[in-house]
RNA sequence: CGAGUCGGCCGGACGGUCGCGUCAGCGGUCGAGUUCAGCGGUCGCUGCCGAGGAACGUCCGGGCUCCACAGGGCAAGGUGGUGGGUAACGCCCACCCGGGGUGACCCGCGGGACAGUGCCACAGAAAGCAGACCGCCACCGGCGCUUCGGCGUCGCGGCAAGGGUGAAACGGUGCGGUAAGAGCGCACCAGCGCCCCGGGUGACCGGGGCGGCUCGGCAAACCCCACCCGGAGCAAGGUCAAGAGGCGGGCUCUCGGGCCUGCUGCGCAGGCGACCGAGGGCGGCCCGCCCGAGCCUGCGGGUAGACCGCUAGAGGCGGCCGGCAACGGUCGCCCGAGAUGGAUGGCCGUCGCCGACGGCGCUUCGGCGUCCUCGGCACAGAACCCGGCGUACAGGCCGGCUCGUCCG
Numbered sequence: 001c002g003a004g005u006c007g008g009c010c011g012g013a014c015g016g017u018c019g020c021g022u023c024a025g026c027g028g029u030c031g032a033g034u035u036c037a038g039c040g041g042u043c044g045c046u047g048c049c050g051a052g053g054a055a056c057g058u059c060c061g062g063g064c065u066c067c068a069c070a071g072g073g074c075a076a077g078g079u080g081g082u083g084g085g086u087a088a089c090g091c092c093c094a095c096c097c098g099g100g101g102u103g104a105c106c107c108g109c110g111g112g113a114c115a116g117u118g119c120c121a122c123a124g125a126a127a128g129c130a131g132a133c134c135g136c137c138a139c140c141g142g143c144g145c146u147u148c149g150g151c152g153u154c155g156c157g158g159c160a161a162g163g164g165u166g167a168a169a170c171g172g173u174g175c176g177g178u179a180a181g182a183g184c185g186c187a188c189c190a191g192c193g194c195c196c197c198g199g200g201u202g203a204c205c206g207g208g209g210c211g212g213c214u215c216g217g218c219a220a221a222c223c224c225c226a227c228c229c230g231g232a233g234c235a236a237g238g239u240c241a242a243g244a245g246g247c248g249g250g251c252u253c254u255c256g257g258g259c260c261u262g263c264u265g266c267g268c269a270g271g272c273g274a275c276c277g278a279g280g281g282c283g284g285c286c287c288g289c290c291c292g293a294g295c296c297u298g299c300g301g302g303u304a305g306a307c308c309g310c311u312a313g314a315g316g317c318g319g320c321c322g323g324c325a326a327c328g329g330u331c332g333c334c335c336g337a338g339a340u341g342g343a344u345g346g347c348c349g350u351c352g353c354c355g356a357c358g359g360c361g362c363u364u365c366g367g368c369g370u371c372c373u374c375g376g377c378a379c380a381g382a383a384c385c386c387g388g389c390g391u392a393c394a395g396g397c398c399g400g401c402u403c404g405u406c407c408g
Stems, first nucleotide, its partner, number of pairs: 001404010012351007020050002023047009052379001056390002059388005064233004077228004081095005096110001097108004111224002116222002118218003133163002135159003140155006171189006190214001192211008237308004246299008254278004258272006279291004315334008352377005358371005
């Protein structure tokens, strides 16, 4: 210098102007019985603060709240190498095993297939306690030929070495063996099982011996084993409580006729529980069934609405200590979003970054520097709070390591 790999970080800056939300202060106005004070609503002014690395998806785990719950078991769901970390996890760290890469490093949905059941497309003879298409072959039998030694062919049989199919065909190489062959026998290698020694907390690793020679895959198919797990979610849950409605208490009550008293011409006014007749609803009638309205007041539940929950927390940064690390301990410092139709925005200017056309200068001819013009500057936005994972993202910065080439 080129190529690559891993990790960390930033993700526009400043100013002007208009606007939005919470809170605080001041002022105007309205309200509760009056005045002052105070409180509440509303409006205005001023001031402080006002999204993210993912606030996102809501996939996993917890805190918190309410409900359920003696204990145990079943079912359902989840997790799955080992050892640690953590409040917890399906997350993180370290290691093991397998695979990929020259390497840094990356990937693994990584328990069990001698408990049982099931499946293995297409091709192929045969895909599970498999099978013989081509092929190879001695004996025996038939037929044909014969130089009488045999040869050819068919049948009955033997074989699984070679060919061929497939993702996968019951070990590989060599020697012996045979009619031809075959772990049939042997040597080495691979694999499996058992035993022993050594190392490691462990997964596992290294070494030695023996055995039969040998027996695929799928559990993200059912299943088996071990472990974990109650349900719902801030619209959780709680406080106050308008109107309406519920249950009580108190007070008041409708029409027609008649009678009395007063004024007196018709009549009008007042009175009368101690004069008479009756009410309303179920469509009308009969039977039957049910009681109302207004005002005041008490009680309990509770809707709208308001308030709490609500933001200082498994919080951040730095130093030291322990640990390979994840992380833990300790000390110091710091931390002014909490909306609820849901605020955090729009425009302008200057600068910055990126891309393109062009001009100028330099050049090792690959490019580099500078100026002007134009275009662009992402993904996306809190809603109870945390820990993770996953996904999206214009552009940029820093560091560790690896490989290659050149120079000293």

Predicted 3D model of a 408-nucleotide RNA (Bacterial RNase P class A) from a Mycobacteriales bacterium. Its mean pLDDT, the model's own confidence on a scale to 100, is 75. Rfam family: Bacterial RNase P class A. From the family's description: Ribonuclease P (RNase P) is a ubiquitous endoribonuclease, found in archaea, bacteria and eukarya as well as chloroplasts and mitochondria. Lineage of the source: Bacteria > Bacillati > Actinomycetota > Actinomycetes > Mycobacteriales.